[in-house]
């Protein structure tokens, strides 16, 4: 100069006008109006793709069926998120990438080219042998028949590599070495796994975001969830029950004790309103401790939106960023590259609606810090 990877920030100060909760004061026709104080949207509030609280309904335990996760080991309340760490792969590196459990359980499929795509395949080439034809007598060319997977071709991928022996020519047919499969055993590690060392037949295709097969999870539904008051006209109907005991309290369930004469559905009324759920919470900020790390304890400290047609805005001045561009001085051979002053213009992406934790995905712009590589 080039890159990599983490964190942050997401204008700032003041004047005006203007909104919403909620508290005090003040007035009121009780419906509200006035003022004065707090507080007042984000890094993703977003998409709702995951996981959890919370609510309500189900529901002993187990099994089927759906779905869904997938190397290990650890954080968490969980998770498909996060850390570390194996393996594979990509970079010179820092680092970056894996939808990373099984293809000797079984089925299925391998497009185009190619002769042949899974116990494959003779298209060209090799080779013997017989037949024709030639012949300079070495052998050439052509047919049949048969061998051959070492050479070429196709192709993502053509059934180990390299050497040799061996043969008409070849071949794990046969030797060495290498790879690499299976299985023993040793060493290290919690663990994936990693190193070593032996035995073995010589060789085994991909694909499981194909059906399957292993091993783990998961009961459904959503704050419009639910719960309370109130429930007008205007009450109306069905069932079960009263000692043959409806229903109710203890309990998961039976048994079982206790109270016990009303309950329990339907339609008006799944109604109109008006409240509660509503934000104080796996909560933030600073230190300290443990841990590589994600996290976790622990201290002191701090309160930061609760709207319901749905508030958080507008403008106006100054300052600060940042493009363009003109003029001054300055460096540099130069192409450029700071400093100063004028002019023009830009500020994104987007907004709560229970509440959190994660991924994703958008963002004009700008700071910081660690490493890596060239000079």
């Nucleotide at each position: 100069g080039a890159g990599u990877c983490a964190g942050c920030c997401a204008g700032g100060c003041g004047g005006c006008c203007g909104c919403g909760u909620c508290a005090c004061c003040g007035g009121u026709u009780c419906g509200c109006c006035g003022g004065u104080g707090c507080c007042g949207a984000g890094g993703a509030a977003c998409g709702u793709c995951c996981g959890g609280g919370c609510u309500c309904c189900g529901a002993a335990g187990g099994g089927c069926a759906a779905g869904g996760u997938g190397g290990u080991g650890g954080g968490u309340a969980a998770c498909g998120c996060c850390c570390a760490c194996c393996c594979g792969g990509g970079g010179u590196g820092a680092c970056c990438c894996g939808c990373g459990g099984g293809a000797c359980a079984g089925u299925g499929c391998c497009a185009c080219a190619g002769a042949g795509a899974a116990c494959a395949g003779a298209c060209c080439g090799c080779c013997a042998g017989c037949c024709c034809g030639g012949u300079u007598c070495g052998c050439c060319g052509g047919g049949c028949c048969g061998g051959u997977a070492a050479g070429g071709g196709u192709g993502a991928a053509a059934c180990g590599g390299u050497g040799g022996u061996g043969u008409a020519a070849g071949a794990g047919a046969c030797c060495a070495c290498c790879a690499g499969c299976a299985c023993c055993c040793c060493c290290g590690g919690u663990g994936a796994c990693g190193g070593g060392g032996g035995u073995g037949g010589c060789u085994c295709g991909g694909u499981a975001a194909a059906c399957c097969c292993c091993a783990c999870c998961u009961g459904g539904a959503g704050c419009a969830a639910g719960g309370u008051c109130a429930g007008a006209c205007a009450g109306g109907g069905a069932g079960c029950g009263u000692u043959c005991g409806a229903g109710g309290g203890c309990g998961g369930c039976c048994c079982g004790c206790c109270c016990g004469a009303g309950c329990u559905c339907c339609c008006g009324g799944g109604u109109a309103g008006a409240u509660c759920g509503c934000u104080g919470g796996a909560g933030c900020g600073u230190g300290c401790u443990g841990g590589c790390a994600a996290c976790a304890g622990c201290a002191c400290g701090c309160c930061g939106a609760g709207a319901u047609g749905g508030a958080u805005g507008g403008u106006c001045g100054c300052c600060a960023c940042c493009c363009g561009u003109g003029c001054g001085g300055g460096g540099g051979u130069a192409a450029c590259c700071g400093c100063g002053c004028g002019c023009g213009g830009g500020g994104a992406c987007a907004g709560g609606a229970c509440c959190c934790g994660g991924c994703g995905u958008a963002u004009c712009g700008g700071c910081u810090g660690g490493c890596u590589c060239g000079u």
Molecule: Bacterial RNase P class A
Organism: uncultured Angustibacter sp.